[in-house]
RNA sequence: CGGGGUUUAGCGCAGUUGGUAGCGUGCCACGUUCGGGACGUGGAGGCCACGAGUUCGAGUCUCGUAACCCCGA
Numbered sequence: 001c002g003g004g005g006u007u008u009a010g011c012g013c014a015g016u017u018g019g020u021a022g023c024g025u026g027c028c029a030c031g032u033u034c035g036g037g038a039c040g041u042g043g044a045g046g047c048c049a050c051g052a053g054u055u056c057g058a059g060u061c062u063c064g065u066a067a068c069c070c071c072g073a
Stems, first nucleotide, its partner, number of pairs: 001072007010025004019056001027043005049065005
C1' cells in the first nucleotide's frame, strides 16, 4: 500500500426482509435460609465506535473516518 472481517449494557454475544433493542453473566432490592451459597421474583443500566447521507422511519442500506484482527505485496 491492496483485500477481507469485527465494533450493540460492566463482561461475553444475538438482533432475519429497515418499523421505538434482546439473551447469558454480573449489579441492586425482595422472598426463601439461623446466616451464607444455591434457587425464585422484580428492577436499574446501552441510542448501537465516530461523522454524514438516503428514507415517513436506520443497529440494519450508502459514503467517509477511527481502533483492533486476518490475508497478500